The prediction has a mean pLDDT of 85. Predicted 3D model of a 1491-nucleotide RNA (small-subunit ribosomal RNA) from a metagenome.
RNA sequence: AGAGUUUGAUUCUGGCUCGGAGCGAACGCUGGCGGCGUGUCUUAGGCAUGCAAGUCGAACGGCAGCAUGGCGGUGCUUGCACCGCUGAUGGCGAGUGGCGGACGGGUGAGUAACGCGUAGGAAUCUGCCCCUAGGUCUGGAAUAGCCAAGAGAAAUCUUGGGUAAUACCGGAUAAUAUCGAAAGAUCAAAGCUCCCUUAAAGGAGCGCCAAGGGAUGAGCCUGCGUCCUAUCAGCUUGUUGGUGAGGUAAUGGCUCACCAAGGCUAAGACGGGUAGCCGGCUUGAGAGAGUGGCCGGCCACAAGGGAACUGAGACACGGUCCCUACUCCUACGGGAGGCAGCAGCCAAGAAUAUUCCGCAAUGGGGGAAACCCUGACGGAGCGACGCCGCGUGGAGGAUGAAGGCAUUCGUGUUGUAAACUCCUUUUCUGUGGGAAGAAUAAGCCUUGGAGGAAAUGCCAAGGUGAUGACGGUACCACAGGAAUAAGCCCCGGCAAAUUACGUGCCAGCAGCCGCGGUAAUACGUGAGGGGCGAGCGUUGCUCGGAAUUACUGGGCGUAAAGGGCAUGUAGGCGGUAACGCAAGCAGAGUGUGAAAGACCAGGGCUUAACUCUGGAUGUGCGCUCUGAACUGCGUCACUAGGAUAUGGUGGAAGGCGGUGGAAUUUCCUGUGUAGCGGUGGAAUGCUUAGAUAUGGGAAGGAACACCAAAGGCGAAGGCAGCCGUCUAUGCCAAUAUCGACGCUGAGGUGCGAAAGUGUGGGGAUCAAAUAGGAUUAGAUACCCUAGUAGUCCACACUGUAAACGAUGCACACUAAGAGUCGCCCGAGAGGGUGGUUCUGCAGUUAACACGAUAAGUGUGCCGCCUGAGGACUACGGUCGCAAGACUGAAACUCAAAGAAAUUGACGGGGGCCCGCACAAGCGGUGGAGCACGUGGAUUAAUUCGAUGCUAAGCGAAGAACCUUACCAAGGCUUGACAUAUAUGUGAAUGGCGGAGAGAUUCGUCAGCCUUCGGGCACAUAUACAGGUGUUGCAUGGCUGUCGUCAGCUCGUGUCGUGAGAUGUUGGGUUAAGUCCCGCAACGAGCGCAACCCUUGUCUUCAGUUGCUACUAUUUAGUUAGAGCACUCUGGAGAGACUGCCGUCGACAAGGCGGAGGAAGGAGAGGACGACGUCAAGUCAUCAUGGCCCUUAUGCCUUGGGCUUCACACAUGCUACAAUGGCGCGUACAACGGGAAGCGAAAGCGCGAGCUGGAGCGGAUCCUUAUAAAGCGCGCCUCAAUACGGAUUGCACUCUGCAACUCGAGUGCAUGAAGCCGGAAUCGCUAGUAAUCGCGGGUCAGCAAUACCGCGGUGAAUACGUUCUCGGGCCUUGUACACACCGCCCGUCACACCACCCGAGUUGGUUUGUCCUGAAGCGGCUUACCCCAACCCGUAAGGGAGGGGGGUCGUUAGGGAGAGGCUGGUAAGGGGGGUGAAGUCGUAACAAGGUU
Repeated sequence: AGAGUUUGAUUCUGGCUCGGAGCGAACGCUGGCGGCGUGUCUUAGGCAUGCAAGUCGAACGGCAGCAUGGCGGUGCUUGCACCGCUGAUGGCGAGUGGCGGACGGGUGAGUAACGCGUAGGAAUCUGCCCCUAGGUCUGGAAUAGCCAAGAGAAAUCUUGGGUAAUACCGGAUAAUAUCGAAAGAUCAAAGCUCCCUUAAAGGAGCGCCAAGGGAUGAGCCUGCGUCCUAUCAGCUUGUUGGUGAGGUAAUGGCUCACCAAGGCUAAGACGGGUAGCCGGCUUGAGAGAGUGGCCGGCCACAAGGGAACUGAGACACGGUCCCUACUCCUACGGGAGGCAGCAGCCAAGAAUAUUCCGCAAUGGGGGAAACCCUGACGGAGCGACGCCGCGUGGAGGAUGAAGGCAUUCGUGUUGUAAACUCCUUUUCUGUGGGAAGAAUAAGCCUUGGAGGAAAUGCCAAGGUGAUGACGGUACCACAGGAAUAAGCCCCGGCAAAUUACGUGCCAGCAGCCGCGGUAAUACGUGAGGGGCGAGCGUUGCUCGGAAUUACUGGGCGUAAAGGGCAUGUAGGCGGUAACGCAAGCAGAGUGUGAAAGACCAGGGCUUAACUCUGGAUGUGCGCUCUGAACUGCGUCACUAGGAUAUGGUGGAAGGCGGUGGAAUUUCCUGUGUAGCGGUGGAAUGCUUAGAUAUGGGAAGGAACACCAAAGGCGAAGGCAGCCGUCUAUGCCAAUAUCGACGCUGAGGUGCGAAAGUGUGGGGAUCAAAUAGGAUUAGAUACCCUAGUAGUCCACACUGUAAACGAUGCACACUAAGAGUCGCCCGAGAGGGUGGUUCUGCAGUUAACACGAUAAGUGUGCCGCCUGAGGACUACGGUCGCAAGACUGAAACUCAAAGAAAUUGACGGGGGCCCGCACAAGCGGUGGAGCACGUGGAUUAAUUCGAUGCUAAGCGAAGAACCUUACCAAGGCUUGACAUAUAUGUGAAUGGCGGAGAGAUUCGUCAGCCUUCGGGCACAUAUACAGGUGUUGCAUGGCUGUCGUCAGCUCGUGUCGUGAGAUGUUGGGUUAAGUCCCGCAACGAGCGCAACCCUUGUCUUCAGUUGCUACUAUUUAGUUAGAGCACUCUGGAGAGACUGCCGUCGACAAGGCGGAGGAAGGAGAGGACGACGUCAAGUCAUCAUGGCCCUUAUGCCUUGGGCUUCACACAUGCUACAAUGGCGCGUACAACGGGAAGCGAAAGCGCGAGCUGGAGCGGAUCCUUAUAAAGCGCGCCUCAAUACGGAUUGCACUCUGCAACUCGAGUGCAUGAAGCCGGAAUCGCUAGUAAUCGCGGGUCAGCAAUACCGCGGUGAAUACGUUCUCGGGCCUUGUACACACCGCCCGUCACACCACCCGAGUUGGUUUGUCCUGAAGCGGCUUACCCCAACCCGUAAGGGAGGGGGGUCGUUAGGGAGAGGCUGGUAAGGGGGGUGAAGUCGUAACAAGGUU
C1' cells in the first nucleotide's frame, strides 16, 4: 500500500466481498509447564445455609455465664475436691449511654438531566482532626435492666414496684456569639482514669461546653459541551416576572397570597425512542468513528412504590413506618423476610469460578491502650478466557533402509527424516537445603529537651523486643534418564502451498468470484506441501481499508443528483478612503487540565508480560497585559456596484375592445346525372327523395396561408391577421441626481403547457369514449366511415410535464474567426454596445463533448445526490369538489444496476458491387409405373453410422453363402491372430472310412529339416491376446460447408487513459486487398495471380504395330516394295505480352474499338481451398487417452436377417407419343478393358446361350461393334393406339457348393397406371443446355436406371439489377456478444417469503375527569383522655408545656369511565419479491416492423 467481482474486450461511475487490528467472548478439534491479569455482557429474576458492623467496663446500674481471691462449712489432717456467702479481682451475657452503622462493598434499573465533563460563582453547613484564647459552677426529676403479676402458639406486649450515669431537666456564669440603631435582652457544659495525698487541695491524660480561624467533606447557582427522530410544530397556568410571607444550613415559585401576562420555540421548544456520564479503551497516518467490562472520579438505585425520624451528615443496601407483589411460620387469632455484600443454589442462557485460608501486610470502625471487628483487603483454588515466557531435545548420520504415495516403470518423493553413534538435562521424578515480604509495634532500658515546686506524664534519639495466611511456596543443590510433553487450519484466484483415487449437477463445498452433469489442483480419502503453534480454526461484534457522508477529503449535461419559473422574509456574503473601539484574530505571562493509562529515560522481578521512580505532553477552559493588518462595530466621506430622471429605439411581451378576408361545415336555390367517398386493396358510409361536381346567396364557429428566418419578445409556462386603447420590460447615447441603497435566498407569496374538475354560455373543425367496416390465427389496435365529452369564451379550481440547454442565480477574468437581430458613431471602410447561431485555441471531461451564452479559472448564496429492485409505493400529515398532488419509509430480494466509447454480429436502416441470385430463355422435378435411399411401422433380428442448405442412387467401386458388424441354435476358453518364458512331444498336414446341420470328433494310412548350436510345428502352464463394446463433447489424421468468396494478419511508427484505430479507409480500376493515384504511415506474411496437367496452332526430332502423295496387287493399305511428305503417336520448342494503332481516362492503372494472328485481353477446362466458422462428420478405414467385457460384449459354425410394408419424403429411370413408334436399308466416333482374362472364324439354337479354341499380357490380336441419334424408303393417322411398358402365367439360359426366402437374362403370352402433372421447386450462359449412344471400376453372377469417363448431333436467351437467395466493402442504429434461431414485457396458473389494509380481540405506556385513600408530615383542636422535671400553692389543685384522640390539607396506591401513542394476534382483502423447461400473446431493443 491494495485486491476480487458488471463487459467479447475497455474506461468510468457504483455497490458487494477479502487481506489488518481488537474482544469480559462463545463453539469445534487438540492440550506439557510457569508468571501476571481476568471471569453472569442474559432475568435490577427468585433465593436454602453461613459469614459481610461493630466496639467501648477508662460513661452507668450491675453480675446471667466463665475464671480467681476472701470468709464459712463438709469430705479423716497436709493437699485436693465439693457446697454456701461475698462484684473483692480478671472479665462480662443482656440493658442504659457514647461513637460508628451516611464509610468500605455491590449494581447500572432509572435518568437526555446542571446527571456528567470543563471553567467559574455566592447566599451556606461541616462530627472526628489542627490552631487560638476561654470555660467545665450548682441543683433536680425520671427510666431501662431487675423483681412481681398478667396476655399470647409465637413475635412480642401490658400493668405495678425499685435503681445508675458522660442519659434527661432547671438555675448560675456570658463574649470578639445571636437579636437590636442603641439601651438592653438571650444562649453552655460531664465526667472518667492515673499520680500524689490522712483529708482538703493539687497535677497529668482522655473527655465535655461556648466562640473565632483552618483543613476536609458536603449542599446550591451559572457559561460552554453532551445520541436519534420534524412521518413530534407549536408548548406552558406555579406557567414567566413582581410584592409580601412561609420554609431551608443556604439562594430561589422551593411553597403560599395578591398583582401583571408573561416565558420557551426552526440555532428545533413540546413529544417519542435509546442511553448511567467521564478519565480512558479499540481502531485509524491523522481528522475521526465505535465503546465506557476490569482500575480511578462523579451520579443513581437497594424486592416495586411512598414517607419521614434520628443525626454533623441519610430521606439511610445488611434502620423505622405504610401500601403492593411474592416467599415462609402459625394453635388461623396473628407474625417473619428482602444476597444489585462474599461464597453458594435454582431459573434464564451460546456463556462466566470456591458454600476456601487469614487478618501476617495495607486500609477502616471502636477503644487511653492491650485488643476486638473487618467476605474491604492479602492470598490460595477453578477456567488456554487474555497477555508474556519456557519446553517437547542437540550434534553427527546415505545403502538415500523398510513402509507409504506417485510414476513416462527409468525412477521420484516422504528424507538426515528414521534406525544407529555421541552429547545435554530447561522441564519431569526423587532427596536435601530454604528466603524476602516484618517494623518507628506495645512494653522495657539509656541519654537529651520543654514544662513543672516535684513526680507521673509529654517530645526527640539510641538499644532491646513478639508476630507469616500464602508456605516448606519462590529459589538453590544433588541423583536419574531423551526420559513426561503436538496439534489445528489451509493448498482454484484473491492468498503461501499439488498430485492420485473415489464420486458423477449426486453426495457435497462456498468469504466474493464460483466448483460438481466420467479424466474435479475447488466435493471425500490418501500421500505430499504451506501457515501458525499449546494452540489452531469457526461464529458474533467494533474500527480500518471506505475519498462509500468527503472538516481534513466527493459530487449533480448523459452514470444517483439543479427546485417548473419568479418575487421576497429570516439567514449567509458584501465596493473605495480615513479615524476610533478591541468582540473575533494574533503574541506574551499565569491558573487549571486528579491519579492511573499512553509517550520518553531509568530501576525491580533470571527475561518478558507485570511493576516502581522521574520527565515531557495533555491541541481545552478561565484570568491579566499588549498589538491593530484582516473581519466586525461606530463616525465621517467617495462613486466604479445599484437606482432614478431626460432623449431616442425595436419587438408574435401582457390585458381589454373592435374589425377583415380565405378556407371547412351546414342551410336555401340554379345547372347537371350516376355515381361519390375511401384504401395497400376493399367495405361500412352518402346518393335517383338527385348526391359528388359546379354557379349564386345565407348562417355560424374556430384558426390566422404567403411574409417566416439558425428571426424577434418574455422570468418561465408561452406569444403570430389588422386597428385602437391601457400596462410592463429591454437596449442605445449623452448628461444630471442619490450615495452601497447590493448578491443570494430556508420557510412564505405569486405565475405556471396540455389534460382534467365546477357553474353558465358556445359548438364550424378536429376528436378520447363509443359504433360500424376492414386487416388478422385473434385485433377490445395500427387503416377507413361516423361520432360524444373535450377542443372555444367567462368566472373559479387543479399545480403537474422529456415544465430540457436533461446544464440554479449573480459577479469578475481567460486566443481567434464567421453568420444574424437591435441601437449608436462614421461619407465609407470600419468601430462601439446588447442579444442570438456556428467553428475553434488554451483549459476541462470517464469519454461523448463543452469551449467568453463554459461543462475553463475564481468568489458568494440556495437546491439536490449516496448500489439496483421493492418505490414517482405503504402508513401518517398537509392541500384538493374529485381525479389526485406534496412530503415519503421499512421488511424482503440481488451482486450487480448503470454511463461513455470499442470490436463484431444483426436490422422488415442506407450506399456501392458481385454470383445461373433474380430477370430473359431451354429442359426438368412435384402427378403415373418402376428402381434406389431414408423416415416410420413391423420383427427373434430387420447390424451400425450420416439428419436443413452441408443426411437421404450417402459410407456401400456391387448383402443369395461369404461379406456381416444383427438374430436363433450348436460349440471353444492362452483362445481364429501376436510376442516371451518354462516343460514336454515329433509332428503339422493330407488321403480314406464313420457320426453330425456344420463347427467338430473317432479310426486308419502316409508323414520334418539341421552346419547338431538349433530351427519348425503342436500340447500344457503363465504373462497376455481379442472386442465393428462406449465416449467424434477427451483426441490425431482425413473430410464437408461458408467459398475459388477476396479476404485474414504481422513488425516498426503514429493517434487514443484504454479496449482499439491507422496501415486495410478515400478517388479510379479489376475476376481479384488486381493495379494506379492520394494519404501518418512505411514495409512484410498467408491468400489472389503465376509456376503444374489436359486441350486448341505451328516448328523440330523420331517412324513401328501408325500413315500412304508413288508402283504393283486386292472386295479391302488387303498384301508386297518404297517412303516418312501428310494424318497420327510422344519428346523438345515457338506462340499472347494490352506488344502495335486509334480513342476514353488524371500524362496513371486501365477500359473500348481495330490490325495482325490458330488463339485477344485469365483462349477453354482441371489440379490447387488463406485466418477462421459450424464442440459440423467420422472411435465402424486407420491410429489413439480414459472407461467397460474376459468360459464372454472374444472366437468358430449352420440357418435366418440387413431384400419386411398401411404409409411419408429425397434422388433417378421409363413414359404419356407423329420433331413419334415400328420394319428394312445405309454413314461417321472417342476414351478404355483383357491371362483363373478377353475370346475370333466355323457350327447349333427363334433367343438368352451352347460347342469351338485361331490370336493376344497387346498403336499389331480380340471384344463391345452394326456405335446410336442421323440419312433413305415404307407402314401406323390421334386411338389408352402398332403410344406406354408395369404386373402376371408358362417355358427356358447362365453364373455359382447353393438362385425358396433373395440373382440376372431369353422366348411366348398378358398389356396396369399414365393423354405433360396443384402449391411449390431444380439445373444450365457455348461445344454449354438438351439429346444420342459407347467404355470402365466393383464383380463368380447381379439389383447399374447408380457412379466415373468418352465421344456424336447441337441450341435459345441475358433489357437489366427494382425484387428473392448468398456473399464482399463503406456507413448508421442497437437494451444483441451462446451474437435476431438474440434479447425481452405483462396478465394468468402453482409454491414459498416478507409486508400493507382489516370486522375485531388482547397487552404496554401516557393524559385529563370523578370517587376512594394508608403511613408520614404540616395546620387546627382552653369543648374528650393522659402526663415526673419549670412556675404558683403547705397541700389539694392550678398554670405553662407535652402526648393521645379527633379533624382539615397533601399523597403512594385502588376503583370507574373517556382519550392519545404503541405492540401481539386475526377470518378476509391487496399489491410486491423469489422460484425448474407451465399458459397466452409480442409491448420494448434495428425505422423492432404503427419511430